[in-house]
RNA sequence: AGAGUUUGAUCCUGGCUCAGAACGAACGCUGGCGGCGCGCUUAACACAUGCAAGUCGAACGGGGUCAUUUUGAAGUAGCAAUACGGAUUGAUGGCUUAGUGGCGAACGGGUGAGUAAUACAUAGGUAACUUACCCUUAGGAUGGGGAUACCCCCGAGAAAUCGGGUACAAUACCGAAUGUAAUUCCGAGAUGGAAUUUCUUGGGAUAAAAGCUUUGAGCAAUCAGAGCACCUAAGGAGAGGCCUGUGGCCUAUCAGCUAGUUGGUGAGGUAAUGGCUUACCAAGGCUAAGACGGGUAGCCGGACUGAGAGGUCGAUCGGCCACACUGGAACUGAGACACGGUCCAGACUCCUACGGGAGGCAGCAGUGGGGAAUUUUGCGCAAUGGGCGAAAGCCUGACGCAGCGACGCCGCGUGGGGGAAGAAGGCCUUCGGGUUGUAAACCCCUUUCGUGAGGGAAAAAGUCUCGAGCAAUCGGGAUGAUGGUACCUCAGGAAGAAGCCACGGCUAACUCUGUGCCAGCAGCCGCGGUAAGACAGAGGUGGCAAGCGUUGUUCGGAUUUACUGGGCUUAAAGGGCGUGUAGGCGUCCUGAUAAGUCAGAUGUGGAAUCCUUGGGCUUAACUCAAGAAUUGCAUUUGAUACUGUCAGGAUUGAGUCGUGCAUGGGAGGGUGGAAUUCCUGGUGUAGCGGUGAAAUGCGUAGAUAUCAGGAGGAAGGCCGGUGGUGAAGAUGACCCUCUGGGCAAUGACUGACGCUGAGGCGCGAAAGCGUGGGUAGCAAACAGGAUUAGAUACCCUGGUAGUCCACGCCCUAAACGGUGGGUACUAGGUGUGGGUGGCGAUAGUCAUCUGUGCCGAAGGGAAACCAUUAAGUACCCCGCCUGGGGAGUACGGCCGCAAGGUUGAAACUCAAAGGAAUUGACGGGGGCCCGCACAAGCGGUGGAGCAUGUGGUUUAAUUCGACGCUACGCGAAAAACCUUACCUGGGCUUGACAUGUAAGUAGUAGUGAACCGAAAGGGGAAUGAUUCCGAGCAAUCGGAAAGCUUACACAGGUGCUGCAUGGCUGUCGUCAGCUCGUGCCGUGAGGUGUUGGGUUAAGUCCCGCAACGAGCGCAACCCUCAUCCUCUGUUGCCCUUCACGGGGCACUCUGAGGAAACUGCCGGCGAUGAGCUGGAGGAAGGUGGGGAUGACGUCAAGUCCGCAUGGCCCUUAUGUCCAGGGCUACACACGUGCUACAAUGGUAGAAACAAAGGGUGGCCAAUCUGCGAGGAGGAGCCAAUCCCAUAAAAUCUAUCCAAGUUGGGAUCGGAGUCUGCAAUUCGACUCCGUGAACCUGGAAUCGCUAGUAAUCGUGGAUCAGCACGCUACGGUGAAUACGUUCCCGGGCCUUGUACACACCGCCCGUCACACCACGAAAGUCUGCUGUACCCGAAGUAGGUGAGCUAACCCCGAGCAAUUGGGGAGGCAGCUUCCUAAGGUAUGGCCGGUAAUUGGGGUGAAGUCGUAACAAGGUAGCCGUAGGGGAACCUGCGGCUG
Repeated sequence: AGAGUUUGAUCCUGGCUCAGAACGAACGCUGGCGGCGCGCUUAACACAUGCAAGUCGAACGGGGUCAUUUUGAAGUAGCAAUACGGAUUGAUGGCUUAGUGGCGAACGGGUGAGUAAUACAUAGGUAACUUACCCUUAGGAUGGGGAUACCCCCGAGAAAUCGGGUACAAUACCGAAUGUAAUUCCGAGAUGGAAUUUCUUGGGAUAAAAGCUUUGAGCAAUCAGAGCACCUAAGGAGAGGCCUGUGGCCUAUCAGCUAGUUGGUGAGGUAAUGGCUUACCAAGGCUAAGACGGGUAGCCGGACUGAGAGGUCGAUCGGCCACACUGGAACUGAGACACGGUCCAGACUCCUACGGGAGGCAGCAGUGGGGAAUUUUGCGCAAUGGGCGAAAGCCUGACGCAGCGACGCCGCGUGGGGGAAGAAGGCCUUCGGGUUGUAAACCCCUUUCGUGAGGGAAAAAGUCUCGAGCAAUCGGGAUGAUGGUACCUCAGGAAGAAGCCACGGCUAACUCUGUGCCAGCAGCCGCGGUAAGACAGAGGUGGCAAGCGUUGUUCGGAUUUACUGGGCUUAAAGGGCGUGUAGGCGUCCUGAUAAGUCAGAUGUGGAAUCCUUGGGCUUAACUCAAGAAUUGCAUUUGAUACUGUCAGGAUUGAGUCGUGCAUGGGAGGGUGGAAUUCCUGGUGUAGCGGUGAAAUGCGUAGAUAUCAGGAGGAAGGCCGGUGGUGAAGAUGACCCUCUGGGCAAUGACUGACGCUGAGGCGCGAAAGCGUGGGUAGCAAACAGGAUUAGAUACCCUGGUAGUCCACGCCCUAAACGGUGGGUACUAGGUGUGGGUGGCGAUAGUCAUCUGUGCCGAAGGGAAACCAUUAAGUACCCCGCCUGGGGAGUACGGCCGCAAGGUUGAAACUCAAAGGAAUUGACGGGGGCCCGCACAAGCGGUGGAGCAUGUGGUUUAAUUCGACGCUACGCGAAAAACCUUACCUGGGCUUGACAUGUAAGUAGUAGUGAACCGAAAGGGGAAUGAUUCCGAGCAAUCGGAAAGCUUACACAGGUGCUGCAUGGCUGUCGUCAGCUCGUGCCGUGAGGUGUUGGGUUAAGUCCCGCAACGAGCGCAACCCUCAUCCUCUGUUGCCCUUCACGGGGCACUCUGAGGAAACUGCCGGCGAUGAGCUGGAGGAAGGUGGGGAUGACGUCAAGUCCGCAUGGCCCUUAUGUCCAGGGCUACACACGUGCUACAAUGGUAGAAACAAAGGGUGGCCAAUCUGCGAGGAGGAGCCAAUCCCAUAAAAUCUAUCCAAGUUGGGAUCGGAGUCUGCAAUUCGACUCCGUGAACCUGGAAUCGCUAGUAAUCGUGGAUCAGCACGCUACGGUGAAUACGUUCCCGGGCCUUGUACACACCGCCCGUCACACCACGAAAGUCUGCUGUACCCGAAGUAGGUGAGCUAACCCCGAGCAAUUGGGGAGGCAGCUUCCUAAGGUAUGGCCGGUAAUUGGGGUGAAGUCGUAACAAGGUAGCCGUAGGGGAACCUGCGGCUG
C1' cells in the first nucleotide's frame, strides 16, 4: 500500500466481497511445562446449606464457673478437750456472659434494573449550608431526682412472641445552678458592588457523665497525679448538601407544551437557597439553536481501531451515580429514607395445632433454571486495610493465597552434530526414473523441562511478651495461610512431550485415484453433467505452532456521509418559477472598544493507563521510579492586522429623478376579414365520400358540385425570422383604456440602503373537478365498417364529455439548457435584435453598452462534449444525492369536493443496476455495388404410374450413420448366400488373427474313413512326414527349429464418447477479403494504414491522404480446347489390289516441341492517370472457353462404422464360427428421378453421320439355330491392328386422324433365357396375353446466359448376376437479359441499438402453481400511559383528646417514710390533608394474533399475447383523463433521451 467482481473488450460511476488488528468470547480437532492476568455479556430468574458486623466487663446490675480466703450446721468418734465432716456465710481475684448502655452497623462488598437529567465530566459559586470519630486553641466538668430491661411470680399461645405484677443499676433518662467568643430575638454604628446573615456594641432566652481505670498518700472516708472518656465555643483537616456555565445518543412519520405552570408578596418548612409547600395577586414561562412526546442507554478516567481526523465500546482496575423481591413510608442517627433495620401493601416460597407466623445471595462459595457460554459449598487473618477496645485481643468470604479453565498475554521444550547403499516402504511415472530425503537406520554428544532424591527461603519494617532502664532506648523469646512452594544440588536416560489449517484466482502452496450437476464445496468470483490442480481420499507442498481453524462483534481498508476529504448536463442528485422573514455572507477611509482572534503567566486538568528513559523478577509478559503528555476549562496581563460592536465620513455596489427607444409582457372593452359547418332559395343530375383496397355513411324525399342570402362559434394565414417580450408557466388579427419590467446616453440626488434565502406567501401548460353559460370545427368514451388467427388498436364513417367564456378549485409535466441564484477574473472569430457616439465620399465603416446564436484557444471533463450566455478559475447563500429492486409504495400527518398531491419508510431480495465510448452482429434504417438474385425467356418439379432414398408405422430383426440451405439415387462405384455390423437357433473359449514365456510331445505335425448334425462342430479307424547340429560305420541316441497340446501374459470388439482427438470433408465462397511491422492519434478498448475521388471480375489499378511498407488471398505461372509451324509415321491416313501384299507421308490424325494476345496500334471519353468505349488487323480481343487451385476464419457442422487414436466398457462374451431370417415389411407423408399424357407425335420400312472408353477367370467376330432373351461355335485380340459396336435423334417413304386411341405402358396370368452351391422370401432379361392411372398438373417451387438450356444416343466404374442412379462422351441445337424498384445471398461506407450464445437476439404484463416477507381487516389479547371518579394501608404533619400518665410546677395531709388533688408536658384513641396498592368509566400509543383480502419478491423448459430495444414494424417517453384479459390503446398538452 491494495485486490476480486457489471463488459465481447474499454474508461468511469457504483455497490458487494477479501487480505489487517482486536475480544470478558463460543464451537471443532489437538494438547508438554511455567509465570502474570482474566472468568454469568443470558433470567435485576428463583434460591437448600454454611459463612459475610461486630466489639467494649476499664459504663451498669445480675447469673454461671474456678481458685484463694472467711463463717462453720446436721451427723460420727470421744468422758471431755477435740478431731473428722462439710451444709452454709462473707470477701477477693480469674474466666465467661443473656440484658441495660456506648461506638460501629450510612464503611467495606455486589449489581447496572431504572435514569437523557434530581445523573456524569469539566470549570466555578455558596455573602444560602452541615459535619460523629481525628487534630489545634480556650474554658468547664456544681448539685439533685424519678424510672426501667435482665432476674423472680402469674397468665395467653403450637410457635413466633406477648400481657400483667414486685424489686433493682448505670457513661441510660429528667429538672435545677453557672455560662462566653456560640445560637436566637430586639436596637445602634461600621465595612462592602450588593448585607436581617460580616465586624463593633447594648438588652432578653438557651447546656455538662461530680464517669471509669491506675499510681501515690491515708486505718477508712477521702484527697492528689496520670491516662481514657465527657461538655461548651472557635479554628483546621477530611467528608458531604445545594446552585451555575459548558459538553456528550436517535427520532419532526413527536410541533406546539405548561395551572404550582412563570413571577411577586406574606407565612410555613429545611442544615441551607428555592413554588420546596401554602394563601393572595399578576399572566406569564419554554420552543425550529428542536420545547413537549417516543425509543435506547448508568456516566467518566479510559479500551479497541485508525497515518490522523474520526468511528465503536464503557468487562477486569479507579472516580461518581442509582438500586437491594416489587411499590410506598417514615423512625433512629453526625450521616440513611438504610443490601444482611422497622412499618404497610402486593407477588412468591416455607412452617402451622388453621387461630397465626417466617423469609428476601444484584455479599463469598454453592444449587436449580436460562443459555453457545463463565470456576471451589477451599486455606488464612501471616501481610495490607477496616470496626470496637486503654490494651491484650476479638471480628473481617474486604483482603492475602491456593484450586479449576490454553480464556488471553509472555517465556521454554519436544534434541544437537555427522551420516548416500540416495535403503526399505509410500506416491507419481514418458517405465528411463523422480520424490518423500540427511529425512530414517547407524556413529558421536548434550540433559533445559518433566521424573526421583537431598537441602531450602525473602516476604517480620512491624506486633506481642520477658528483662534492664526515670525515659529515650537496648537485649532475649514468640509470631507465615501461601509452603516443604520459589530457588539450589545430585542421579539416570534421547529418554516422557506436535498438531491444526490450507494448496482455482484474490493468496504462499500440485499431482494421482474415486465420484459424474450426484454426493458435495463456497468469503466473493464460482466449481461438479466421465480425463475435476475447486467435491472425497491419498502422496507431496505451503503457513502458523501448544496451538490451529470456524463463527460472532468492532474499527480499518471505505475519499462508501468526504472537517481533514466527495458530488449534482448525460452515471444517484438543481427546488416548476418568483417574492420575501429568520439566518448566513457583505465596498472604501478614520477613530474608539477588545467580544471573537493571537501571545505570556497562574490555577486546574486525581491515581492508574498510553509514550520516553532507567530499575526489579535468569528473559519477557508483569511490576517500580522519574519525566513527558493530558490537544481542555477558568482567571489574569498584554497585542489590535483581520472579523464583530459603536461613532464619524466617502461613492465605485444598490437605488431615485428627468430624456429617448424597442416590445406576440399582463388585464379589460370594442371592431373586422378569410375558412369550416348549418339554414333558406336558385341552377343541376346520379352519384358523393372514403381507403393500401373496401365497407359503414350521405344521396332520386334531389346529395356531391355551383351561385346568392343568412346564422353561429372557434381560431388568428401571409408578415414570421435558432427574431422579440416575460421570473417561470407562457405570449401572435386590428383599435382604445389601465398597467409591469428592460435598455441606452447624460447630469443631479440618496449614501451600503446589498447578495442569498430554511419556513411563509404568490404565480404555475395540459388534463381533471364544481356552478352557470356557450358549442362551428376537432374529439377521449361509445357505435358501426374494415384489417386480422384474434384486433377491446393502428385505417374509415359517425359521435358525447371536453376544448371556448365567467367565477371558484386542482398544483402536477421530459414544468428541460435534463445545467439554482449573485459577484469578479480568464485568447479570439463570425452572424443577428435594441440603443448611443466618432468619421464619412452618405454606399458605409469604426468604437461602445445590452440581449441572442454558431465556431474555437487555454483550461475542464469518464467520455460525449463545455468553453466570456462555462460544465474554466475563485468567493457567498440555498436546494438535493449516497448500489439495484421492493417504491415514490405502505402506515401516519397536512392539503383537496373528488381525482389525487405533498412528506415518505421497512421486511425481503440481487451482485450487480448504471453512464460514455469501442469492435462486431442485426434493422420490416440510408447510400453505392455484385451474383440466373429478381426481371426477360426456355424447360422442369409439385398432379399420374413406376424406380430409388427418407420419415413414420410394423417386426424376433426390419443393423448403423447423415436432418434447413450444407440430410433424404447421401456413406452404398452394386444387400439372394457372402457382404452384414441386426434377429433366432446351434457351437468354440489363448480363441478366426499377432507376439512372447514355461512345460510336454515321434506313430508327433499333416491327411483324415465310418458315425451324429442344418452346417459349424464333434468323432476318430487308418495313413503318416520335414530341416539343422553333435555322437555313432550304421541302426539309433541326444539337442534345436517348425508344428501340435496344456498353462500364463494377451488377442479380439462395426461396443460408447466426432462435445477428449488426428486426418479428411462440407458450407459461407472462387465471395474479395483477412492481417502484420514501424510511426501517428486516443487515459483506454481501439483507430489510422484498409477510409475518400475515380476504376475494376478483383483491397485490380491510379490520384489524394499521418502514414510508410509488408504478408496470406486476387491475378499470373499448371492442364485442356480453339489457329499455325516443325518433327514423328504404325496398327493411322492416302494410292493401288478381288485379296494377300506393295508404295507414299501432302492431308485427317497421333504426340512432342515451338509461335500467337500484350489494351500492343488508331479515334473518342477521362485528370495528360488508372481505365472505359469504338475500330483495324487477327483463328482468337480485352481474365478467349473450360478445369485444377478454396485466404483469416464460421457452423463444439460431418465422420471413433474408411484409417489412426486418449479414456471408459465386455472377456466361456458386447469376442469368434455356422444355418436360416432380416436390411426388400406397408393404412401413410416427403425428397430425387424415369416413363408419359401424344401428330414438332406413334408405328413400319429405307438409308446416313460420332466421340470417348473397356477387354485374358476377359471382350468375343464370322457362321448355324431360336419369334426372342439366348444357345452352339470358336476366328481375332494383352489392343490407333481384333472385339464390345448397329450410335440415336436427324433424313426419306408409308400409315394412324384426335380417341384414353396404333397415345401410355403399370399391373397381373402363362411360357422361357442367363448368372450363380442356391433366384421362395429377394435378381435381370425375353415371348404371348392382359392393357391401370395419366388428356400437361393447386398453393408453391427448381435449373439455365451459348455450343449453354432443351433434346438424342454411346461408354465406363462397381460387378458372378443385377443401373431409371453416378460418371464420362459426342450428335442436333435455341430463346431472352429493358433494367436493379422488389425477393434471396454477398461486399464496402454510414446510422440506430436495451443485441454480444450476437434478431432463431433481447424482453413486458395478466393468468395458473409453490414458497417467503409485508400491508389492510370484523374482532380478540397483553403492555405502557392520559383524564374523571371511588376506596384508601402504613406513615409524617395538623386538629381533637371526657381515657391513660413517674420526673417539673402549685396547693394540701403527715414527725417522717410517704401520700391526695390540680396544672404543664406526653400517650392511646378518634379525625383532616397528602398518598402506595386496588377499583369503575372513557381515551391514546406500541405490540401479538385473526376468517378474509391486497399488492410485492423468488422459483422448472406452464398459459395468453408481443408492449419496449432497429423507423421494433402505429417513433418513444412525461403529466393527466377515459377505456380494455394482459402487456397496453386513445384524447389533450409537453419533451427529444

This is a predicted structure of a 1537-nucleotide RNA (small-subunit ribosomal RNA) from Nitrospira japonica. Model confidence (mean pLDDT): 85 of 100. The source organism's lineage runs through Bacteria, Nitrospiria, Nitrospirales, Nitrospiraceae and Nitrospira. Its Rfam family is "Bacterial small subunit ribosomal RNA".